[in-house]
Context: one part of a larger RNA
């Protein structure tokens, strides 16, 4: 890991509900005793036949009350009770495993921690303390010198203990080693041998260390099936229905109780749902602003304030200052409203349509939800956010589409078919069906990501200006005088900057568009003239596209090829396409017709948690009735039968039990429990 066996809602006593039975205004015994295969006896006691009242105690009444009053709970309107079953469900271990603990009672100091008694171990070198000796020295001490000497939790370093660093090991030689490296190495040392201290205790140079691979209270067994609002895990079929992730409360938040939502029984009998019709509540979207509350821009008009000026004050004037109220004109709002829809909502009424309602009970399960749309808060008008709300899907939903994609579109699988029709989607090949039909775009592979913004792309709509008295662009020529306008300035001569912008000559020329110069100078534009001949120019609006446009293994921003349509916009026609509908056949629930049959109409059969319902299959027992050495049960093989759990026949293999049929009783089904147990 696999296989084999083994594994989980059970028993007792209570209590409620349903189904069967007995007897019934009753209905039953219990301990217990007799007999003993069977059964009888046992009437204490429970239940039920009357309530009311806290109770004495009354009594179809009673309680409260002063009440013949009033209300409250009965009455009147009657079925119960014992048993045996099956749902729950209280007490018990109550479906099994599973704690981390807590307590008691034992056993441990052969590890190891301190100690106590006895013992044995520390190569070699190194330094040279204190004392001595002999020398020198001192009045004498003191003090030098040399030799002696051999002291230290001294020193280098083996044995010994130790265990620094890094490495190797890391299913290892080892549940802590090894190789190298390092610290002590006369000590508070090492180390045999005996002994001693024990669990809330001991021991500790103290790390909550260490007390036998166990230590913030050791092991072992016991109490113990400890508790686990937790996690896994619960074993055969088939059919019917079919849920929630919400409210409210919680020492409540992953748990739990009541209410919704499911399912069964049993009553009611259209009461419900949609469509349509009157009626009725209301302040949301919107919208408004002399209809309120504020919020707001800009302007009039104007109290009050500031500052300036006269003034000794009092006062009086001036303001391009701030500015309430008021007028105008603009504007805003969940917590504003003179108004004010559209759904929904709520009564009432008609009709068709729908397996619609509503009460009383049994039994649940759910009370983490999720994503899309639409309206809202929170956020950052982030977020596969997060919170209401109203919808649809997943959830518990397969089947077609979206390349793959639980929440997005299409549809809602009761089996079977080598039939047909559509649905969203699609129809050039991959890959079922059009290289279909008409008209336009669209040249960017746009289409097949992407924003402010920029652009003589490009198609079409419109407005205005200019034109044959000749536009509009090229070209040829002019573009001049007062004048260098004035000021300013070192200069300022069209052309650094400030005012001014006249006047004349003229077909026409600005007190000057731009370039340039130190300032001129020089180039050039408006303007005007020839040429030339036919349209030019500006602006607005819509479709398509362009440019903004940079990322990480390999194109990768159509699934892919590959399209110039096979791309986009508009209309039309055909055809693919799903478990959707049809057909054909079969089933099964429910209902109605039939007679309660046979039939046959009808709707209906996705399905998790759950509720109901009907079966199979296993071991015992009981009755019946059968098999079996002419071969039981078990095991092998098998193309039969039944919707299924199954269940026969045959053959083989065993070699001695066993089936069928009715009931009964249960240690009754295995693939999951990091399940046990064994085998490989």
């Nucleotide at each position: 890991g696999c296989c084999a066996g083994g594994g989980a809602g059970u028993u007792g006593u209570g209590g409620u509900a349903u189904g069967g039975g007995g007897c019934a205004a009753g209905c039953u015994u219990a301990a217990g005793c007799c007999g003993u295969u069977a059964g009888g006896c046992g009437a204490a006691g429970g239940c039920g036949u009357a309530g009311g009242g806290a109770a004495a105690c009354c009594g179809a009444g009673u309680c409260c009350g002063a009440a013949u009053a009033g209300g409250g709970c009965g009455c009147c309107a009657u079925a119960g009770u014992c048993c045996c079953a099956u749902g729950c469900u209280g007490c018990a271990g109550a479906c099994g495993c599973g704690a981390a603990g807590c307590g008691g009672a034992a056993c441990g100091a052969u590890c190891u921690a301190u100690c106590c008694a006895u013992g044995c171990c520390c190569a070699a070198g190194g330094u040279g303390a204190a004392g001595g000796a002999c020398g020198g020295g001192u009045a004498a001490c003191a003090c030098c010198g040399u030799c002696u000497g051999g002291a230290g939790g001294c020193c280098u370093g083996a044995a010994c203990c130790a265990g620094u660093c890094g490495g190797u090991g890391c299913u290892g030689c080892a549940a802590c080693a090894c190789a190298g490296u390092u610290g002590g190495a006369u000590g508070a040392g090492g180390u045999g041998u005996g002994g001693a201290u024990a669990g809330g205790g001991g021991u500790g140079a103290a790390a909550a260390g260490c007390c036998a691979a166990u230590c913030g209270c050791g092991u072992u067994c016991c109490g113990u099936g400890a508790u686990a609002g937790c996690u896994c895990g619960u074993u055969c079929u088939c059919c019917c229905c079919g849920a929630a992730a919400u409210g409210c409360a919680u020492c409540g938040a992953c748990g739990u109780g009541c209410a919704g939502c499911g399912u069964c029984a049993g009553g009611c009998g259209u009461u419900c749902c949609u469509u349509c019709c009157g009626g009725g509540a209301g302040g949301u979207a919107g919208a408004g602003a002399u209809a309120c509350u504020g919020a707001u821009u800009g302007g009039g008009c104007u109290a009050g304030g500031g500052c300036c000026c006269c003034g000794a004050a009092a006062g009086g004037g001036g303001u391009a200052c701030c500015g309430a109220a008021c007028c105008c004109a603009a504007c805003c709002a969940a917590a504003c409203u003179c108004c004010g829809a559209a759904u929904g909502c709520c009564c009432g009424g008609a009709a068709a349509g729908g397996u619609a309602g509503c009460c009383u009970g049994g039994c649940a399960g759910u009370g983490a939800g999720a994503c899309u749309a639409c309206g809202a808060g929170g956020g950052a008008u982030c977020a596969g956010c997060u919170c209401c709300g109203u919808a649809g899907u997943c959830g518990a939903g397969a089947g077609g589409g979206a390349a793959a994609c639980a929440g997005c579109c299409c549809a809602g699988a009761u089996c079977g078919c080598c039939a047909g029709c559509u649905a969203a989607g699609g129809u050039c090949c991959c890959a079922a069906a059009g290289u279909g039909c008409a008209u336009g775009c669209u040249a960017a592979g746009u289409g097949g990501a992407g924003a402010a913004g920029g652009a003589u792309g490009u198609a079409g709509a419109g407005u205005c200006u200019c034109u044959a008295a000749g536009a509009c662009a090229g070209c040829g020529a002019g573009g001049a005088g007062g004048u260098u306008g004035g000021c300013u300035u070192a200069g300022a001569g069209g052309c650094a900057g400030c005012c001014a912008u006249c006047c004349u000559u003229u077909a026409a020329a600005g007190a000057g568009u731009g370039c340039g110069u130190a300032a001129c100078a020089g180039c050039u534009c408006a303007c005007u003239c020839g040429u030339c001949g036919a349209g030019a120019g500006a602006c607005u609006c819509u479709g398509c596209g362009c440019c903004g446009a940079a990322a990480a293994u390999u194109u990768a921003a159509c699934g892919g090829g590959g399209c110039u349509a096979a791309g986009c916009a508009u209309g039309c026609c055909a055809c693919c396409g799903a478990a959707g509908c049809u057909g054909c056949g079969g089933g099964a629930u429910u209902g109605c017709c039939g007679a309660u049959a046979a039939g046959g109409c009808a709707a209906u059969c996705g399905g998790u948690a759950g509720g109901g319902g009907a079966g199979c299959g296993u071991a015992c027992c009981c009755a019946g009735c059968g098999g079996g050495a002419u071969g039981a049960a078990g095991u092998c093989a098998u193309a039969c039968c039944g919707u299924a759990a199954g269940g026969a026949g045959u053959g083989a293999u065993g070699g001695a039990c066993u089936g069928c049929u009715g009931g009964g009783u249960a240690g009754u089904g295995a693939g999951a429990a990091u399940c046990c147990u064994g085998g490989u």
The part of an RNA shown here (large-subunit ribosomal RNA, domain II) has 680 nucleotides and comes from a Thermoproteota archaeon.
RNAcentral holds the full RNA, with entries from SILVA.
The prediction has a mean pLDDT of 87.